[in-house]
Predicted 3D model of a 71-nucleotide RNA (transfer RNA) from Glonium stellatum.
Its Rfam family is "tRNA". It is annotated as a transfer RNA. Gene Ontology term of the family: triplet codon-amino acid adaptor activity.
Lineage of the source: Eukaryota > leotiomyceta > dothideomyceta > Dothideomycetes > Glonium.
The coordinates come from a structure-prediction model, not an experiment, and the mean pLDDT is 80.
RNA sequence: GCAUUGGUGGUCCAGCGGUAGGAUUCUUGCCUUCCAAGCAAGAGGCUCGGGUUCGACUCCCGGCCAAUGCA
Numbered sequence: 001g002c003a004u005u006g007g008u009g010g011u012c013c014a015g016c017g018g019u020a021g022g023a024u025u026c027u028u029g030c031c032u033u034c035c036a037a038g039c040a041a042g043a044g045g046c047u048c049g050g051g052u053u054c055g056a057c058u059c060c061c062g063g064c065c066a067a068u069g070c071a
Stems, first nucleotide, its partner, number of pairs: 001070007010024004018054001025043006047063005
C1' cells in the first nucleotide's frame, strides 16, 4: 500500500429495515442484629459524516480506530 472482518451503556456480548435486549457494574429501597447473598426499582449505549428509504443500529459510499491476511 491492497483486501477482509469488526466498532452497540463503565465492562463483556446479542440483535435486526419498524420504540435496542441480556449479563455484569453503580445508586436507592426491602430482608438481616450487621455484612454477604436474595428480591424490587432506577441510572447508564448503537464510532463519525453523507446517501437510499415513509422509517436506518441495520442497506450503500467515504473518514477514523482495531484485528487478520498478502505484498